A computed fold for a 703-nucleotide part of an RNA from a Candidatus Omnitrophota bacterium, annotated as large-subunit ribosomal RNA, domain II. Its Rfam family is "Bacterial large subunit ribosomal RNA". The prediction has a mean pLDDT of 84. The source organism's lineage runs through Bacteria, Pseudomonadati and Candidatus Omnitrophota. The full RNA is in RNAcentral, with records from ENA.

Context: one part of a larger RNA
């Protein structure tokens, strides 16, 4: 891992609702007791059912008041025309049996704790008692002996000496760094390396001291491989608001993730929504239509409260100058409350004012959907989307409130893929149709569809500010057959080299002027170029050509702008008068949707037969409306054991188990046969459970 087994709403008792049963204004026994039958002893005995006696005590038919008490009343008060509980509305009572809810371990299974009573210092921590143990080699302390020196005190040297938590370094004792080693040789080790080695050493064997307690040169270390409080048994099924699990089926309805509070936020109560029973049938409810109604949100607006830009006026308002003995004045390129003009804003401005929304009659339509009472939940971690707000960067698959939907508890079709989007809610079948979103070239069901236009970038098949002779459609101005634009031929001159500057300055370095002539037409010069002329050229004109040209603003579709990490791509081939975009048409596909056809089940409605305790049930049919669901109410069965009743019931001519099987049923399930098996079963009804396992890192076994 797998397979078998085994494993979790169980008993009692005592509330409450709902079924049923027997008696009813009554119902009921309890302990004991007497009889039997039956077991079970040798026998007294003793125990299980079952009949009989047992009215003790218990609800119940009255209540009110603290009570005395009084009673359909009664307390409150002196006292109620007043109040409050009560009667006028009569049903219980006992037992079963289902549900749930208390107290019991209380659905299982899981703590780390906790108390109590023992055991342990053969590990290890200190301590006490007696015992061992320490190779060799240095340094050489006091003292002593001698020699010198000194007046002395005392000081030098040589030797002797052997001191010492002294030095090197084996035994021993430790464990400093580094490899192995890490399912090891080893639940701590081994190699090499290193510390201590006469000392606070280090060891033998004997004692001592322990669970809130001992012992610590102190690290919460240690106290028998586990010590922030040891081990064993008991209390003990210890408590856990926490995590797992929680075992057949089919039916009918189905939420919740909110609000109030909680030493409360991942638990709880109470209400909100579920679902089941009973009632109530009406000024119930819901939808849509009219009517009436209140409001201050969207928007408007600026009268008001505040905000806020320009200009205007202006003060016994500021500053400045002027000018003054003080008062006092006078003046402004400055500033300024105020008030006037204009133009701007406001969730906490409002002279205003909606759609919705809410309320209330009225009508239709839906036909109980409302409402009340009881039983039984469950849920109070919510997701994302659209709108309409607050936080936040008008950041977030952010966060917080309101309305709406969907998922959640919802399958189906589309969106290539994709809870929460966009169509549409799956009782079964059905090789029959019709449509929704989407689609319709091929993958791949369906139109290379029609009709007009754009796009030329694969733009569609990601993105801004800005950018641009892309293209299209409009718009207005301008010029132009008295020839425009563009191109090619030709002029583009005189005075004059204007004047002034200046080395020069001659259309062209700068500063002034910017006129006149001749002219078809030419600027005191547009640009390049010269030291300076000089040259080239525009502007402007004339011919050659023959038709449009320039210019501004709006829209449409394109264009750059545009950079990521393993190979690219619109789902992918492939597309360009598309298989791309806009616009109209039209016909086809398309789902579990709608529809036909055949089941099948709930609910109500009705029609026949049948049974009936007349209250109904049972079966066949017909019409209506249903039948996605998770937690969760409710309802019917199916199976496994095992009692009791019944059966002319099977079984060695072959029970039960196992094996295999193509039958039957809506399902859990149940026959039939065939083999094995070798002694017990079934069927019907009625009971009562140790009553059903793919999952609890389940428990035992086996592979």
């Nucleotide at each position: 891992u797998c397979c078998g087994a085994c494993g979790a709403g169980u008993u009692a008792c005592u509330g409450u609702g709902c079924g049923g049963u027997g008696c009813a204004a009554g119902c009921u026994u309890a302990a004991u007791c007497u009889u039997g039958c039956c077991a079970u002893g040798a026998a007294a005995g003793u125990g299980u059912c079952a009949a009989g006696a047992g009215g003790a005590g218990g609800c119940g038919a009255a209540g009110c008041g603290a009570a005395a008490g009084c009673g359909a009343g009664u307390c409150c008060u002196a006292a109620c025309u007043g109040g409050g509980c009560g009667a006028u509305u009569u049903a219980g009572u006992a037992c079963c049996g289902u549900a749930u809810a208390g107290u019991a371990g209380a659905c299982c299974c899981g703590a780390a704790g906790c108390u109590g009573a023992g055991u342990g210092a053969u590990c290890u921590a200190u301590c006490c008692a007696u015992g061992g143990u320490c190779a060799g080699c240095g340094c050489g302390a006091a003292g002593c002996u001698c020699u010198c020196c000194g007046a002395a005190a005392g000081g030098a040297g040589a030797g002797u000496g052997g001191a010492g938590g002294u030095g090197c370094g084996a035994a021993c004792c430790c464990u400093u760094c580094a490899g192995u080693g890490u399912u090891g040789a080893a639940a701590a080790a081994c190699u090499g390396u290193g510390g201590g080695a006469u000392g606070a050493a280090c060891u033998g064997u004997g004692g001592a001291u322990u669970g809130g307690a001992g012992c610590g040169a102190a690290a919460g270390a240690c106290u028998a491989a586990a010590c922030a409080a040891a081990c064993u048994c008991a209390g003990a099924a210890a408590u856990u608001g926490c995590u797992g699990g929680u075992u057949c089926u089919c039916c009918c309805c189905g939420a919740a993730a909110u609000a109030u509070u909680u030493c409360u936020a991942g638990g709880g109560a109470u209400a909100g929504c579920c679902u089941c029973g009973g009632a109530u049938a009406a000024a119930u409810a819901a939808a849509u239509a009219g009517u009436a109604g209140g409001g201050g949100u969207a928007g408007g607006g600026u009268g008001c409260u505040g905000a806020a830009u320009g200009g205007g006026c202006u003060a016994c308002g500021g500053g400045a100058g002027c000018a003054u003995a003080c008062u006092a004045g006078c003046u402004u390129g400055c500033u300024g409350a105020g008030c006037c003009c204009a133009a701007c804003c406001a969730a906490a401005c409002u002279u205003c004012g909606a759609a919705u929304a809410c309320u209330a009659c009225u009508a239709u339509u839906u036909u109980u959907a409302u409402u009340c009472c009881g039983g039984g939940a469950g849920u109070a971690a919510g997701a994302c989307a659209a709108u309409g707000g607050g936080g936040g960067c008008u950041a977030a698959g952010c966060u917080u409130c309101a309305u709406u939907g969907u998922c959640a508890a919802a399958a189906g079709g589309g969106u290539a893929u994709c809870a929460g989007c966009c169509c549409a809610g799956a009782c079964u079948g059905u090789c029959a149709g019709c449509u929704a979103a989407g689609g319709u070239c091929c993958c791949u069901a369906a139109g290379g569809a029609u009709a007009g236009g754009c796009u030329a970038a694969g733009u569609g098949g990601u993105a801004a500010a800005g950018g641009a002779u892309g293209u299209g459609a409009a718009u207005u101005c301008a010029c132009u057959a008295a020839a425009a634009c563009a191109a090619c031929c030709a002029g583009g001159a005189u005075g004059u080299u204007g004047g002034c500057u200046c080395a020069g300055a001659g259309g062209c370095a700068g500063c002034c002027a910017u006129c006149a002539u001749u002219u078809a037409a030419a600027g005191a010069g547009u640009g390049c170029g010269u030291a300076a002329c000089a040259g080239c050229u525009c502007a402007c004109u004339g011919g050659u050509c023959g038709a449009g040209u320039g210019a501004u603003u709006u829209c449409g579709c394109g264009c750059c702008g545009a950079a990521g990490a393993u190979g690219a791509u619109c789902g992918g081939g492939g597309c360009u008068u598309a298989a791309g975009c806009c616009u109209a048409u039209u016909a086809c596909c398309g789902a579990a949707g709608c529809u036909g056809c055949a089941g099948a089940u709930u609910a109500g409605u009705u029609u026949u037969g049948c049974c009936u305790u007349u209250g109904g049930g049972c079966a066949a049919g017909a019409c209506u409306a249903g039948u996605g669901g998770u937690a969760g109410g409710g309802g019917a069965g199916c199976a496994u054991u095992g009692u009791c009743u019944a059966g002319u019931u099977g079984g060695u001519u072959g029970a039960a188990g196992c094996u295999g099987u193509a039958c039957c049923g809506u399902u859990a399930g149940g026959a039939g046969c065939a083999g094995u098996g070798g002694a017990c079963a079934c069927u019907a009804g009625a009971c009562a459970a140790g009553g059903g396992a793919u999952u609890a890192u389940g428990u035992c076994g086996g592979a």